Small-subunit ribosomal RNA from a metagenome, 1489 nucleotides, folded computationally. The prediction has a mean pLDDT of 86. It matches the Rfam family "Bacterial small subunit ribosomal RNA".

[in-house]
RNA sequence: AGAGUUUGAUCCUGGCUCAGAACGAACGUUGGCGGCGUGCCUAACACAUGCAAGUCGAGCGAGAAAGGGGGCUUCGGCCCCUGAGUAAAGCGGCGCACGGGUGAGUAACACGUGGGUGACGUACCCUCCGGAUGGGGGAUAACACCUCGCAAGGGGUGCUAAUACCGCGUACGCCCCCGGGACUCCGGUUCCGGGGUGAUAGGAGAAAUCCGACGGAGGAUCGGCCCGCGUCCCAUCAGCUUGUUGGCGGGGUAAUGGCCCACCAAGGCUACGACGGGUAGCUGGUCUGAGAGGAUAACCAGCCACACUGGAACUGAGACACGGUCCAGACUCCUACGGGAGGCAGCAGUGGGGAAUAUUGCGCAAUGGGCGAAAGCCUGACGCAGCGACGCCGCGUGGGUGACGAAGGUCUUCGGAUCGUAAAGCCCUGUGGGGAGGGACGAACAAGCUGAAAGGCCCUGACGGUACCUCCUUAGCAAGCACCGGCCAACUCUGUGCCAGCAGCCGCGGUAAAACAGAGGGUGCAAACGUUGUUCGGAAUUACUGGGCGUAAAGCGCGUGUAGGCGGCCAUACAAGUCGGAUGUGAAAUCCCUCGGCUCAACCGGGGCACUGCAUUCGAUACUACAAGGCUGGAGUUCGGGAGAGGGAAGUGGAAUUCCCGGUGUAGAGGUGAAAUUCGUAGAUAUCGGGAGGAACACCAGUGGCGAAGGCGGCUUCCUGGACCGAUACUGACGCUGAGACGCGAAAGCGUGGGGAUCAAACAGGAUUAGAUACCCUGGUAGUCCACGCUGUAAACGAUGGGAGCUUGGUAUCGCGGGUAUUGUCCCCUGCGGUGCCGAAGCUAACGCGUUAAGCACCCCGCCUGGGGAGUACGGCCGCAAGAUUGAAACUCAAAGGAAUUGACGGGGGCCCGCACAAGCGGUGGAGCAUGUGGUUCAAUUCGACGCAACGCGAAGAACCUUACCUGGGCUUGAACCGUGGCGGACUGGGGUGGAAACACCUCUUCCCUUCGGGGCUGCCAUAGAGGUGCUGCACGGCUGUCGUCAGCUCGUGUCGUGAGAUGUCGGGUUAAGUCCCUCAACGAGCGCAACCCCUGCCGUUAGUUGCCAUCGGGUAAGCCGGGCACUCUAGCGGGACUGCCGGCGUCAAGCCGGAGGAAGGUGGGGAUGACGUCAAGUCAUCAUGGCCCUUAUGUCCAGGGCUACACACGUGCUACAAUGGUCGGUACAAAGGGUUGCGAACCCGCGAGGGGGAGCCAAUCCCAAAAAGCCGGCCCCAGUACAGAUAGGAGUCUGCAACUCGACUCCUUGAAGGCGGAAUCGCUAGUAAUCGCUGAUCAGCUGGCAGCGGUGAAUACGUUCCCGGGCCUUGUACACACCGCCCGUCACACCAUGGAAGUCGGCUGCUCCAGAAGUGGCUGAGCCAACCCGCAAGGGGGGCAGGCCCCCAAGGAGUGGUCGAUGACUGGGGUGAAGUCGUAACAAGGUA
Repeated sequence: AGAGUUUGAUCCUGGCUCAGAACGAACGUUGGCGGCGUGCCUAACACAUGCAAGUCGAGCGAGAAAGGGGGCUUCGGCCCCUGAGUAAAGCGGCGCACGGGUGAGUAACACGUGGGUGACGUACCCUCCGGAUGGGGGAUAACACCUCGCAAGGGGUGCUAAUACCGCGUACGCCCCCGGGACUCCGGUUCCGGGGUGAUAGGAGAAAUCCGACGGAGGAUCGGCCCGCGUCCCAUCAGCUUGUUGGCGGGGUAAUGGCCCACCAAGGCUACGACGGGUAGCUGGUCUGAGAGGAUAACCAGCCACACUGGAACUGAGACACGGUCCAGACUCCUACGGGAGGCAGCAGUGGGGAAUAUUGCGCAAUGGGCGAAAGCCUGACGCAGCGACGCCGCGUGGGUGACGAAGGUCUUCGGAUCGUAAAGCCCUGUGGGGAGGGACGAACAAGCUGAAAGGCCCUGACGGUACCUCCUUAGCAAGCACCGGCCAACUCUGUGCCAGCAGCCGCGGUAAAACAGAGGGUGCAAACGUUGUUCGGAAUUACUGGGCGUAAAGCGCGUGUAGGCGGCCAUACAAGUCGGAUGUGAAAUCCCUCGGCUCAACCGGGGCACUGCAUUCGAUACUACAAGGCUGGAGUUCGGGAGAGGGAAGUGGAAUUCCCGGUGUAGAGGUGAAAUUCGUAGAUAUCGGGAGGAACACCAGUGGCGAAGGCGGCUUCCUGGACCGAUACUGACGCUGAGACGCGAAAGCGUGGGGAUCAAACAGGAUUAGAUACCCUGGUAGUCCACGCUGUAAACGAUGGGAGCUUGGUAUCGCGGGUAUUGUCCCCUGCGGUGCCGAAGCUAACGCGUUAAGCACCCCGCCUGGGGAGUACGGCCGCAAGAUUGAAACUCAAAGGAAUUGACGGGGGCCCGCACAAGCGGUGGAGCAUGUGGUUCAAUUCGACGCAACGCGAAGAACCUUACCUGGGCUUGAACCGUGGCGGACUGGGGUGGAAACACCUCUUCCCUUCGGGGCUGCCAUAGAGGUGCUGCACGGCUGUCGUCAGCUCGUGUCGUGAGAUGUCGGGUUAAGUCCCUCAACGAGCGCAACCCCUGCCGUUAGUUGCCAUCGGGUAAGCCGGGCACUCUAGCGGGACUGCCGGCGUCAAGCCGGAGGAAGGUGGGGAUGACGUCAAGUCAUCAUGGCCCUUAUGUCCAGGGCUACACACGUGCUACAAUGGUCGGUACAAAGGGUUGCGAACCCGCGAGGGGGAGCCAAUCCCAAAAAGCCGGCCCCAGUACAGAUAGGAGUCUGCAACUCGACUCCUUGAAGGCGGAAUCGCUAGUAAUCGCUGAUCAGCUGGCAGCGGUGAAUACGUUCCCGGGCCUUGUACACACCGCCCGUCACACCAUGGAAGUCGGCUGCUCCAGAAGUGGCUGAGCCAACCCGCAAGGGGGGCAGGCCCCCAAGGAGUGGUCGAUGACUGGGGUGAAGUCGUAACAAGGUA
């Protein structure tokens, strides 16, 4: 520090996700030791039991028992001493308000920070001062007796003490009142005088003395109250408030205050967020982060609040009191039913809740606290121990050596690799563990002893016989967890087969899975490792630091303007902001630095820094603010001028549409792609004249003008706003923006009333269509128009808020001005203002923007923060309604997007090709037959091929074989190949039996080589292994089809672009061609094209048999012979054609057109040749091959059957339907092939197929062999025929082991459909189509198919609009498995969350009323009462108590609202869900933009 994920790829935007750190954690697997920490986050739920606050006998009175000892005894017991002035209890003092717990409540002066208190308190502690601590008095608990009660508790009578209580006396000071003075921050300090009030307690000690008590002053400490500032979310909470705000007086308090009360006034708070709702203890800190910030508030520390819930006061220095009191409530317990008791959010512990959180431990030894003079007692504070890997830190599980790289595992290309120096073995060490011995620090006080003092001595340890040290012991007892597709470090095998499963995101799994599961191996951490949850980070993804808004989310539709924010130049003053210094504070701990202590570390200690803050004070004055003064440049005012569809009102004009009237006129008009509805013989349309009425203003008109926007268009007049130009003077910052607010605001819509010509939602009809609630047509109502009122929206768009400043230009145009020059208001130069286009720099993701900024900076406002849900719901506000505005959530997705790129596609465009269409010739589709396919059938009809590009295809030969299929019969190392071990033997051949054969059984005969070991061959057994036309062509190689013989496909370097990519390859010409030329940021190159190759067309040359015969000779026919090689021909080698020549066109080009010559002319004709790639195209059945499957069978052998089936359907063909024909006879001319298990002549036989025959030929020699159409002649005469030949009967021939299923051919007979073929569709552009025959491969035989060969031999092409396919350029795109694409909505089904809803239930809460416990206060107080006073006494007084009444008030009750939540028949939409229904809305002009 980043990474993954939207795309075919790219850049950007943007969300989601990951890597990091952290935790009071939990869960899973695993677990050796120690140290230091830490441990109910949930039910502030309920609690059994024990403990957690007592202490003081030196304040006071009283005062046991057991036990021990002694004495007495009637043995029942009694007494004395001791225990002991002890225990327990009581009066009294101090403490119990600390310490400990918890976080419910609280959004508050609660907390933090800084201040104030002249408005206050403070027990214990310290310092100082003071005094007559004088003198009296009366009670009361304990106790005793009586008594009530189950108990808890209580009552009565009697006795008694005090440092308990009460008078009296004195009194400095304090306090109060009065008078006066000084200072002051005005409830302060201080001085003087007078009056009043108001105190005490003793104890210990032999004493000294000590401890206490009282009054006062000061200190210290702790607290109360007040103030500034800071402190969460919701505005879908916008108004709140009557003790409310203030005053006067009073009450109350330690003290201010409306804290409380009476009276008076009517205030107070709020957009800088009152009031309301939700949530929450606050802080130091902690976690994270570079920081700013965000999150958090366990442990430790400060503050607050609370103590079962609610209320209340008492005591006290202090409480409204956790382990106190009273009352009410809920709950639990006890009870004799009358009544009582209780409060773990103290420490342990229990139940419960929960994913989850410990021992009913030890000790007061230390620290701290309470009491005490002290000893000491108390202390679940605390110190320790226990439990938990909960966290952090440290240590160990061994170290060295050790190659045969052991065994074993895993993988394997079978060679090996790896686990791996790992193990074993050898040599060591000794932490932890175990044993033995020793053994702490923490402890020093106080007290005591000693000492003149300083000091010394002595006592005390829960942890603990622990830490630690020494010795002994043995490598012995101690390693797991997660991960290994990318992010992210680490790969193989097996299993599984969209199953089981994984998954943080992207995504894996459908038979080769590094992604599932296991294994081997590896990687990472390690006594832990993973997972989950949460926080921060990454996220600049709320942007202060540090983002954006033309098209990605985002500029309010526009203006006027309030608050607010911001604001020109000069000088002055001030010092609020700002800057600097100083001081105080910013608790400690923490973080950081440094030093030190535990062996290190964690941890702990000392010191330092820091705590970015606040306050006070001193200073600075540039900037900002403020104050006052000046200026003119911003802004405004004045005068003159012209431009304009700026606005409002009134009037007015012509053209056109429609309607009405009249004339002319006749059969149609209208409308459309074509029609129809419609109108018209009752006279339409057309045309002429007249009239009515409403609406809109052609041309001018513009790329123009005006307006803030919406918007504004005939002409005239009136009223009126703004801008601009020119000119002068004036005002003197008067400015900009603008949350709210107010106004304007297209169309549609609404209300009332008019108006209504045109057009025209709805509606109706006609068409179209599968449908057509549409597009088209004919009609047509609201509306469109006017007035007034409402609505307040829009793609209200420049998708671009307003203002002012700065930053090269060009060009056009509108308005005004200046100059120049004029006939000119034309040009030209120029200033200001407006409106456009192109463009420098710059900006931008790109597109683009570019002085009219989207550039460079400033000011102000509005708005955005992933997509969907949704601009929806609820609430508020507005509206008559429609609806508008504000505006969520649940849930769901891993994207949704912007711009640009390359393709593909378009019922987009341009250019151009092709038998693509057209022009033409012949077919197919109809018939019969052949053949292939589908389907059906079958025991099997083996398999494959399926649009073009499967279907006379693999088949260039299915009767057996082939053959893969079926039935049946056999074999099991097998039909063929190869290795090893063992046993045996020739193999083989002949014969026989069974059988359909294979095969089985029987029988006869019988080896070769040899170095004598054996080998070859072979049978059986065993084993390694054969075999498979079994599966996967979607695991593959190879081969092939197809686009397509189309002209394309790429690369290097350079250049452009952030990039995908572009350029080159585009453009202008040209070509069959990316063929060539020219131009050009390209220059070159490669694969394709072309050429090179073959056949053919002309010539030459070489050669002359088997070919040929012109000339010569021979000859009966025949090149038959001699001869010849001229010609034909054969087959080798050459030549020839290159736009080379001429003319024209063309850019001086490429090239095109024409011509000459030539056998051939612009590629002469034909073939071979198939770029990068596409179709997961075809083939595992040609072959090869990975994986899987079968192994007495899915292998193999055999016989028979099947592949030849047949109600049908399709493809490809053959033969025909006839006279351009058929038939009979005669007669002519090929080419290319084939031939020795072959072709087979002559000749003979047969009507014929054929048979006999065997010459010749291994072939330019012989044979197949006849070519056929053609030509000549005869017949047929338009008929289902002398056409056609299917079908069928009979008889034959040939091949073959065998023609039944199931061959071909021959002869005789039979003579079917068929008379030129619907929709549709195919081939062909010249030696082509058409037509005619010939040959070959395969093959025993068999084709109408296929591959070749020659013979005869046409027609047509205007042309490129259209159909199909293709090429190039361009355009649009939401497509990219690419239009056979994408994609929308209803409906149906399932699930999920949510809105409404008659209601129902609950939480919180406002208001009104009733009620009124305890308690303070007030009033009363006839009942009751020791202290003081009067009185001899009785009694009275003073003072008080109970009781009663009143105010306030908790719980409770009644009524009525608000708000939140739950639920609800039914209902609304929404979301999600591999293959449901209907249509086709959108994306290409998406077929109606």